[in-house]
Context: one part of a larger RNA
RNA sequence: GACGAACGCUGGCGGCGUACUUAACACAUGCAAGUCGAACGCUGAAGCUUGAUGCUUGCACUGCGUGGAUGAGUGGCGAACAGGUGAGUAUCACGUGAGUAACCUGCCCCUGACUUCGGGAAAAACCUGGGAAACUGGGUCUAAUACCCGAUAUGACCAUCUUUCUCAUGUUGGGUGGUGGAAAGGUUUUUUCGGUUGGGGAUGGGCUCGCGGCCUAUCAGUUUGUUGGGGGGGUAAUGGCCUACCAAGCACGACUACUGAUAUCCGGUCAGAGAAGGCGACCGGCCACUCUGGCACUGACACACGGCCCACACUCCUACGGGAGGCAGCAGUGGGGAAUAGUGCACAAUGGGGGAAACCCUGAUGCCCCUACCCCGCGUGGGAGAUGACGGCCUUCGGGGUGUAAACCUCUUUCAGUUGGGAAAAAGCCAUUGGGUGACAGUACCUGCCAAAGAAGUACCGGCUAACUACGUGCCAGCAGCCCAGGUAAAUAUUUAGGGUCCAAUCGUUUUCC
Numbered sequence: 001g002a003c004g005a006a007c008g009c010u011g012g013c014g015g016c017g018u019a020c021u022u023a024a025c026a027c028a029u030g031c032a033a034g035u036c037g038a039a040c041g042c043u044g045a046a047g048c049u050u051g052a053u054g055c056u057u058g059c060a061c062u063g064c065g066u067g068g069a070u071g072a073g074u075g076g077c078g079a080a081c082a083g084g085u086g087a088g089u090a091u092c093a094c095g096u097g098a099g100u101a102a103c104c105u106g107c108c109c110c111u112g113a114c115u116u117c118g119g120g121a122a123a124a125a126c127c128u129g130g131g132a133a134a135c136u137g138g139g140u141c142u143a144a145u146a147c148c149c150g151a152u153a154u155g156a157c158c159a160u161c162u163u164u165c166u167c168a169u170g171u172u173g174g175g176u177g178g179u180g181g182a183a184a185g186g187u188u189u190u191u192u193c194g195g196u197u198g199g200g201g202a203u204g205g206g207c208u209c210g211c212g213g214c215c216u217a218u219c220a221g222u223u224u225g226u227u228g229g230g231g232g233g234g235u236a237a238u239g240g241c242c243u244a245c246c247a248a249g250c251a252c253g254a255c256u257a258c259u260g261a262u263a264u265c266c267g268g269u270c271a272g273a274g275a276a277g278g279c280g281a282c283c284g285g286c287c288a289c290u291c292u293g294g295c296a297c298u299g300a301c302a303c304a305c306g307g308c309c310c311a312c313a314c315u316c317c318u319a320c321g322g323g324a325g326g327c328a329g330c331a332g333u334g335g336g337g338a339a340u341a342g343u344g345c346a347c348a349a350u351g352g353g354g355g356a357a358a359c360c361c362u363g364a365u366g367c368c369c370c371u372a373c374c375c376c377g378c379g380u381g382g383g384a385g386a387u388g389a390c391g392g393c394c395u396u397c398g399g400g401g402u403g404u405a406a407a408c409c410u411c412u413u414u415c416a417g418u419u420g421g422g423a424a425a426a427a428g429c430c431a432u433u434g435g436g437u438g439a440c441a442g443u444a445c446c447u448g449c450c451a452a453a454g455a456a457g458u459a460c461c462g463g464c465u466a467a468c469u470a471c472g473u474g475c476c477a478g479c480a481g482c483c484c485a486g487g488u489a490a491a492u493a494u495u496u497a498g499g500g501u502c503c504a505a506u507c508g509u510u511u512u513c514c
Base pairs, nucleotide, nucleotide: 001513002512005510006509007508008507012378013377014376015375017373020336025334026333027332029331030330031329034077035076036075039074040073042071047066048065050063051062053060054059055058084289085288086287094212095211096210097209098208099207100206103205104204108201109200110199111198112197113196114195115194116150118148119147125140126139127138128137129136130135156179157178158177159176160175161174162173165170185193186192215260221252222251223249226248227247228246229245231243232242233241265285266284267283268279269278270277292311293310294309314325315324316323317322342368344367345366346365350364351362352361353360354359381411382410383409391402393400394399415454417449418448420446421445428437429436430435457503459501460500461499462483463482464481468498469497470496472494
C1' cells in the first nucleotide's frame, strides 16, 4: 500500500459498489417453468336474445338459441436456457494455436420440389372395482397437426462406368441399375401460420493434436485393456471406446513416469521502477457438480438441480400392508463461526419460454430495505472581535499558554427538517371513437419557510516518528512493534490533567500478500 475482512472507541448526509471466505452441514414455509382453444374431443359460467308460466308490470322461474369464462385430458413447443456452488479434477479440465477428407446442429435466414390415398386405436367422459394414502385395475364410446399402411419423389445406401482435386486414408461432379424411404392441417373478409424432403448459411456443440501454467525422490521404477494387430460390436464421428483371438510390447520413465499432497482454470486483480511475486471475492468466458453412488429413457441437444428407475444414509406420513422428500435457485430457519442482509415490490424497462395476436409465465432481471464493509463527494458555519475576559494548566510569582479561541456584533442556509409542485427512463408497447401503460415513487429535481440552529472523534507525543510539561506512583502498579523504560534529589517511556501532533466520519488494533 492492499482486503469479500473482523475487533475496540466514535458516528451527520448523499452517491456507486459489495456482503457465509467457516459445515458441498441439515432444512419448516412460500415462491423460482410454463404456455398454446388459430392442433383436438369433452365441460359449458356470466351476459345477450326469444318463447311460455307466475304475479307485486319489472321482477322471479323455466325451455330453445347465442355466447364462450372455467376445469381436467389428448397433442405441440419449452422445460438441456436462465439460476446456484467449487465438492471432485494435476486432466486436452483450462488458456492459446491448429485439424476434422472422422462429425452433429431444434428454433432462425436464403433457396428447389412436394403437401397424395386410406385405416385402426386409446385418454378425457360414462359404468364398475381395489387402497388409509400415494395411486391404480376392468368394461363401453370418441376427435386430432397423436399413431399406422399404401402412392410418388430429388436425396440416402449398394453395385458399376467416368471425372476433378488433395498432405495419406481419400474426395468433387456426372451416367446406369438395384434396395428400402415423406407429408397435416388450422384460422380468416383479404390472407397468413404451418407440414414433408433436398441444397446452402448462421449459431451452438462433439472429437483429435502442438505448446503453456503447482509441490514432493523420506515416491525410481510403472503398466495387463496394459502396447500393437486384423475380425466383430458400438457411436453423429475417430479410437482398446467395448469384445473374443493373436503377438509381448516400436508402451511410459531423471526432459521426473508412477506414488503421495494440494488445487477448478482463465480474462483479470493486488503490489512492484521493472523483472520476478501473491491472489482468482464481485463482473465476463470455459469446465465440473446439483443428498451420496450407479443406470438408462425421451429428445436436435441430457445420461437431465426444481424428470424417471435402483441402491446407501437421513427426515417425514401410515390404518403397519405401504408411501413421500432432496434450497450448492430467491427469501428464510437451525448449526458452525471473529464474521456476512428482507420469509420485500414489480414484470414499467432489458432478456428468455409459449402464443397469429391479445396476453400469460419469469426470486433471470429491474428496483427498494438492512450494515461506515470499500471507494468518492459534502457538511458540522463565514466575517469582525482584546497587549488578550472567566476558568482549569504551568510559573523563576514578573508572567506564560489555551487564544480570535469564547462572549459580543453582523452575514449566509449547503445538508438535515418542513410547505407546494413534480419527472425522464415510454420517440417504446398495446388498443384503434383518439384512449391505456412506471415497480422504483410522491423518489430525483425545483420552489417557499426555519434558525447557527441538529452534526467530531480517534490514536499518538523517549528514539525509529510529527508532537512536552505538571501531579500521582516508586523494578510496585503498569507499558511494550524493536531498542528499551519504571528501584522518590525530580519518569518528556506507567496513570491522570493541561498543552501539542497526525489523520478525520472516521481513527486505531489484528489477520493475510506484495
A computed fold for a 514-nucleotide part of an RNA from an uncultured bacterium, annotated as small-subunit ribosomal RNA, 5' domain. The prediction has a mean pLDDT of 84. Rfam family: Bacterial small subunit ribosomal RNA. The full RNA is in RNAcentral, with records from ENA and SILVA.